Molecule: Bacterial small signal recognition particle RNA
Organism: Planctomycetota bacterium
RNA sequence: GGUCCGGUCCCUCGCGAUGGAUCCAGCCCGAACCGGGUCAGGCCGGGAACGGAGCAGCCCUAAGGGCACGGAGCCAUGUGCGGGGAGACCGGGCCCAC
Numbered sequence: 001g002g003u004c005c006g007g008u009c010c011c012u013c014g015c016g017a018u019g020g021a022u023c024c025a026g027c028c029c030g031a032a033c034c035g036g037g038u039c040a041g042g043c044c045g046g047g048a049a050c051g052g053a054g055c056a057g058c059c060c061u062a063a064g065g066g067c068a069c070g071g072a073g074c075c076a077u078g079u080g081c082g083g084g085g086a087g088a089c090c091g092g093g094c095c096c097a098c
Stems, first nucleotide, its partner, number of pairs: 001095009010085007017077004022072003026067004035060004043052003
């Protein structure tokens, strides 16, 4: 000096991890007045039969809120594994020259 191997750093691709916000699906809460249903009692109409409005209660849900997990794509990373790449440095093998 050449060549090969390994390591570190760097770039890129793939699959993951963690965190974040968003959307979807799930569950729960959620309208005392200005949602819905059912409306005891009481009220109103009626001679009555019956009819009407309807508070509380009960049920359901909207807006909204919460929960935990799942899914989707996105963002971030002092993140793991693998593929590829060029160079620098470090360590080593072999070859050549002196």